[in-house]
Molecule: SAM riboswitch aptamer (S box leader)
Organism: Robiginitomaculum sp.
RNA sequence: ACUUCAUCAAGACCAGUGGAGGGAUAGGCCCUUUGAAGCUGGAGCAACCGACGGAAUGUGAAGACAUUUUGGAAAGGUGCUAAGUCCUACGGUAGGCCGUUUCAUUGGUCGCUGGCAGAUGAGGA
Numbered sequence: 001a002c003u004u005c006a007u008c009a010a011g012a013c014c015a016g017u018g019g020a021g022g023g024a025u026a027g028g029c030c031c032u033u034u035g036a037a038g039c040u041g042g043a044g045c046a047a048c049c050g051a052c053g054g055a056a057u058g059u060g061a062a063g064a065c066a067u068u069u070u071g072g073a074a075a076g077g078u079g080c081u082a083a084g085u086c087c088u089a090c091g092g093u094a095g096g097c098c099g100u101u102u103c104a105u106u107g108g109u110c111g112c113u114g115g116c117a118g119a120u121g122a123g124g125a
Stems, first nucleotide, its partner, number of pairs: 002124007013042005021031003025089004043081003048077002052071008085117001090114004095110005
C1' cells in the first nucleotide's frame, strides 16, 4: 500500500523546545509571532482491543471452551485533546422558504438522507 467490519453531533491542555506555518485534497472559512508544524515531559478524555463480572446459546462426562450480548472500572495495547470528519464536493428528497413560469415546469437555499473520500480501532490476505 490492499481488503473486511465497527464508529465518527459528545468528551478532554499545560509546560519546555522550536521559529512559520497548520486545519488530508480543491474551494470556502478559520487557527497562528498574544508563537504554526515537529519534538520532549506531564496532565486529561474516551472506552476500540485486552483484562474482570453477569446473561443467553452451542460443544463437552466434567473442569471448561467458543460465540453473542451486557455492566462497571481504567494500573495493560492503541487512539484522541479548536471549530460536526470545520463546511461543501457526487447523487436523492415525500418537506420548509425564496424566485421563474404559467399550468407543464424549472432554479436557488435550508433541512433530511445515500454514497465517495478521510480518520481511528479490531481482523484478513